[in-house]
The RNA shown here (transfer RNA) has 73 nucleotides and comes from a Planctomycetota bacterium.
The RNAcentral record of the sequence draws on ENA.
Model confidence (mean pLDDT): 82 of 100.
RNA sequence: GGGGCGGUAGCUCAGUUGGGAGAGCACGGGCUUUGCAAGCCCGGGGUCGAGGGUUCGAACCCCUUCCGCUCCA
Numbered sequence: 001g002g003g004g005c006g007g008u009a010g011c012u013c014a015g016u017u018g019g020g021a022g023a024g025c026a027c028g029g030g031c032u033u034u035g036c037a038a039g040c041c042c043g044g045g046g047u048c049g050a051g052g053g054u055u056c057g058a059a060c061c062c063c064u065u066c067c068g069c070u071c072c073a
Base pairs, nucleotide, nucleotide: 001072002071003070004069005068006067007066010025011024012023013022019056027043028042029041030040031039049065050064051063052062053061
């Protein structure tokens, strides 16, 4: 320098037919307990790496770019 894969909640990740942003754990509150843990119920938390474009509408399609892993040179 070139190719491939990945970047979404604090963490691990799901989500491509373009239309609802989600799960588990974690965190906060409640119930339960003498107390803790576990369990059950409820809740908060998001610039979907960044910028631009297409579209009525983009996490998803197109362009550029940053970071990580990997392969080739």
It matches the Rfam family "tRNA". Rfam describes the family as follows. Transfer RNA (tRNA) molecules are approximately 80 nucleotides in length.
The source organism's lineage runs through Bacteria, Pseudomonadati and Planctomycetota.